[in-house]
RNA sequence: GCUCCCGUAGUUCAAUGGAUAGAACAGGGCUCUUCUAAGGCCUCGAUGUGGGUUCGAUUCCUACCGGGAGCG
Repeated sequence: GCUCCCGUAGUUCAAUGGAUAGAACAGGGCUCUUCUAAGGCCUCGAUGUGGGUUCGAUUCCUACCGGGAGCG
């Protein structure tokens, strides 16, 4: 330098054009317990950035940013 893949919550993963982007663990509060752990209830929290297509974009297109793999 070229080609390909990936980017969603603190972490690991869902959501293949349409209902409020969902779950587990983690965090916070309450409850339970003599205490701790476990359990129960509630709660906080995310689509890498810009642009485009569309009535509607996490999803499709494009550029950039970041990470990874291969080739030279």
The RNA shown here (transfer RNA) has 72 nucleotides and comes from a Patescibacteria group bacterium. The RNAcentral record of the sequence draws on ENA. The coordinates come from a structure-prediction model, not an experiment, and the mean pLDDT is 80. Its Rfam family is "tRNA". Gene Ontology term of the family: triplet codon-amino acid adaptor activity.